The RNA shown here (SAM riboswitch aptamer (S box leader)) has 105 nucleotides and comes from a Bacillota bacterium. Its Rfam family is "SAM riboswitch aptamer (S box leader)". About the family: The SAM riboswitch is found upstream of a number of genes which code for proteins involved in methionine or cysteine biosynthesis in Gram-positive bacteria. The model forms 97% of the base pairs in the Rfam consensus. The sequence was found by an Rfam model in a public genome assembly. NCBI's taxonomy places the organism under Bacteria, Bacillati, Bacillota.
[in-house]
RNA sequence: CUCUUAUCGAGACAGGUGGAGGGAACGGCCCGAUGACACCUGGGCAACCGACUUGCAUUAGCAGUGCGGUGCCAAUUCCGCCGGCCAAGUGCCGGGAGAUGGGAG
Repeated sequence: CUCUUAUCGAGACAGGUGGAGGGAACGGCCCGAUGACACCUGGGCAACCGACUUGCAUUAGCAGUGCGGUGCCAAUUCCGCCGGCCAAGUGCCGGGAGAUGGGAG
C1' cells in the first nucleotide's frame, strides 16, 4: 500500500519545547498569541488483539484484571455526500469517504 472483517451518539489532561496554523480532502462551522496543531515527559480513558483468572457457562462463549501490543484523551467520525423506506421525525436502512483494531497478501 491492497483486500477482508468488526467498531465509530460513551469515556479520558497536566507540565515542557516550539511559534501559526489546525480540525483527512472540499464546503460549512469551529479551535488558535489567554499559544492551537505537532513533538517530548508524566498521567489518564477504553478493552480491539495477546496474556492471566480458585468467576459463570461448558458446545460455542460470557465476565473480570489492565500485565504486554496498538489506539485514543474539543465539538456524534464536529456537520455534510448518494440511494431507498415510512406513520414524515432531531427518523430508520443501505452505500460512499475516513479513523482504529484483527486477519490475509